[in-house]
């Protein structure tokens, strides 16, 4: 370099083209003599970047960037 997969919240991951979500973590409170556990509420996003298609894109198309796997042939 070629082929394939992945990139969404601090972390792990969901997400038929039609409101961006869950668990954990963080914050506040309840409970408790206290802590832990449990419960309630809450905080949280440039959906890797730039274009294109579309009334509408996290989702489809193209090109890049980053990570991973693989490679008969070439080197």
């Nucleotide at each position: 370099g070629g082929g394939c997969c992945c990139g969404u919240a601090g972390c792990u991951c969901a997400g038929c083209g039609g409101c961006a979500g869950a668990g954990c973590a963080g914050g506040a409170g309840a409970c408790u003599c206290u802590u832990a556990a449990u419960c309630u509420c809450u905080c949280g996003g440039u959906c890797g970047u730039g274009g294109g298609u579309u009334c509408a894109a996290g989702u489809c198309c193209c090109a890049c960037c980053g990570g991973g796997c693989u490679c008969a042939c070439c080197a």
The RNA shown here (transfer RNA) has 75 nucleotides and comes from a Chloroflexota bacterium. The coordinates come from a structure-prediction model, not an experiment, and the mean pLDDT is 81. It matches the Rfam family "tRNA". Rfam describes the family as follows. Transfer RNA (tRNA) molecules are approximately 80 nucleotides in length. RNAcentral records the identical sequence in 3 taxa. The source organism's lineage runs through Bacteria, Bacillati and Chloroflexota.